A computed fold for an 80-nucleotide RNA from an Anaerolineales bacterium, annotated as c-di-GMP-I-GGC riboswitch aptamer. The model forms 85% of the base pairs in the Rfam consensus. Lineage of the source: Bacteria > Bacillati > Chloroflexota > Anaerolineae > Anaerolineales. Its mean pLDDT, the model's own confidence on a scale to 100, is 83.

């Protein structure tokens, strides 16, 4: 060092409930864990969802890294 992803220690936190904000689709805070070894960051392509416009498939803007995929960066160390 690469694989890989056993063991601890630590993070993270889906569905739901409460409140906030936003037209929406969400996002924030607390609760609460289905999970995750990149579920760390990035809206770059690709997919999904909203809102508007033109007018029937285009288009502008938004939202998703917990949808894949690139790109950067990264604990721990059983095992090969």
């Nucleotide at each position: 060092c690469c694989u890989c992803g056993a063991a601890a220690a630590g993070g993270u936190a889906a569905a739901c409930c409460u409140g906030u904000u936003g037209c929406a689709a969400a996002a924030c805070a607390g609760g609460g864990a289905c999970g995750c070894a990149a579920a760390g960051u990035c809206a770059u392509g690709g997919g999904u969802c909203c809102c508007g416009c033109c007018c029937c498939g285009g288009u502008g803007g938004g939202a998703u890294u917990g949808c894949c995929a690139a790109a950067c960066u990264g604990c721990c160390g059983a095992a090969g």